Predicted 3D model of a 74-nucleotide RNA (transfer RNA) from a Candidatus Portnoyibacteriota bacterium. The sequence is in RNAcentral, with records from ENA.
């Protein structure tokens, strides 16, 4: 210092231009089930998609730069 991957709810992931709102698992919150608890049910909260700026009628999703991680090179 150069080059490649990745960044999405408290954790893991899908989603890789549009039709409606980011979608699923654990996991949390209530309420039911129990003598309790755990299992099961039902219902909710909870991410404007690392951050800035651009392309687009429209961008988590394509460009540019920064942040920050993981590998390779010198």
């Nucleotide at each position: 210092c150069g080059g490649g991957c990745c960044g999405u709810g408290g954790c893991c992931u899908a989603g890789u231009g549009g039709u409606c709102u980011a979608a699923g698992g654990c996991g949390c919150u209530a309420u039911c089930u129990u003598g309790g608890g755990g299992u099961g049910a039902u219902a909710g909260a909870g991410a404007u998609c690392a951050g800035c700026g651009g392309u687009u009628c429209a961008a988590a999703u394509c460009c540019g730069c920064u942040c920050g991680g993981c590998c390779c090179g010198a």
Rfam family: tRNA. Rfam's curators write: Transfer RNA (tRNA) molecules are approximately 80 nucleotides in length. Its mean pLDDT, the model's own confidence on a scale to 100, is 80.